[in-house]
Predicted 3D model of a 141-nucleotide RNA (c-di-AMP riboswitch aptamer (ydaO/yuaA leader)) from Nonomuraea deserti.
The sequence was found by an Rfam model in a public genome assembly.
Model confidence (mean pLDDT): 77 of 100.
Rfam family: c-di-AMP riboswitch aptamer (ydaO/yuaA leader). Rfam's curators write: This family represents a conserved RNA structure found upstream of the ydaO and yuaA genes in Bacillus subtilis and related genes in other bacteria. A reference for the family is Barrick et al. (2004), "New RNA motifs suggest an expanded scope for riboswitches in bacterial genetic control", Proc Natl Acad Sci U S A.
RNA sequence: CGGGGAGACACGCUCAAUUCCUCAGGGAAGCCGGGGACCCGCCGGUGGCGACCGCCAUCACGGGGUGAAUCCGAGUUUUUCGGUAGGGCUGCUCCGGCCCGAACCCGUCAGCUAACCCGGUAGGCGUCUAUGAGAGGAGCC
Numbered sequence: 001c002g003g004g005g006a007g008a009c010a011c012g013c014u015c016a017a018u019u020c021c022u023c024a025g026g027g028a029a030g031c032c033g034g035g036g037a038c039c040c041g042c043c044g045g046u047g048g049c050g051a052c053c054g055c056c057a058u059c060a061c062g063g064g065g066u067g068a069a070u071c072c073g074a075g076u077u078u079u080u081c082g083g084u085a086g087g088g089c090u091g092c093u094c095c096g097g098c099c100c101g102a103a104c105c106c107g108u109c110a111g112c113u114a115a116c117c118c119g120g121u122a123g124g125c126g127u128c129u130a131u132g133a134g135a136g137g138a139g140c141c
Stems, first nucleotide, its partner, number of pairs: 010127005018029004030121006040111001044059006062109001063106004071083004086100005092134003
């Protein structure tokens, strides 16, 4: 001097996931999610019983939540390609560029929903470079 790696502070990104208090267990504020009326909306087929309401059997098949993460085609034998609704970064907009398009949970049950009730506030990353144009005008003096 160059390359690679680790840690700390600081800054930044995703996300609801931040701030304050407490010796601690925990608590509060903010933000976020679920359940939950009237009204409105929704209400499988077939067969039998039955005056109707309804009941039984059978066939098909569950349904729902968080999240951007849904759907399609090809192929494969277990997972791979390609695309896509949708979403993120580049302080904002546009052009350009780079990415994601998962995972988990409830447990036969939940439409909306005032009052009311119950929860979460994890985790994961990046940092010595830089596309251009335009808009805007914070802080300090």